[in-house]
RNA sequence: GCCGCCUUAGCUCAGUUAGCAGAGCAUUCGCUUCGUAAGCGAAGGGUCCCCAGUGCAAAUCUGGGAGGCGGCU
Numbered sequence: 001g002c003c004g005c006c007u008u009a010g011c012u013c014a015g016u017u018a019g020c021a022g023a024g025c026a027u028u029c030g031c032u033u034c035g036u037a038a039g040c041g042a043a044g045g046g047u048c049c050c051c052a053g054u055g056c057a058a059a060u061c062u063g064g065g066a067g068g069c070g071g072c073u
Base pairs, nucleotide, nucleotide: 001072002071003070004069005068006067007066010025011024012023013022019056027043028042029041030040031039049065050064051063052062053061
C1' cells in the first nucleotide's frame, strides 16, 4: 500500500426482509428466608463509532472517515 471482517446498554452479543432497539450477565428495588446465597418479579441504563447522501421512514442501503482484528505484498 491492497483486500476482507468487526464497531449496538457497564460487559458479552442478537437484530441487516429499512417501520421508530432487544436478550443474557451485572446494577437497583421488591417478594421469598431467622439471616445470607440461590430462586421469582420489576425498574433504570443507548448520539446503534463519526460525517454526509438516498428515501415518507436508516442500527439496517450508498459514499467518505476513525478505531480494532486477520490476510496478501
Transfer RNA from Candidatus Taylorbacteria bacterium RIFCSPLOWO2_01_FULL_48_100, 73 nucleotides, folded computationally. The coordinates come from a structure-prediction model, not an experiment, and the mean pLDDT is 81.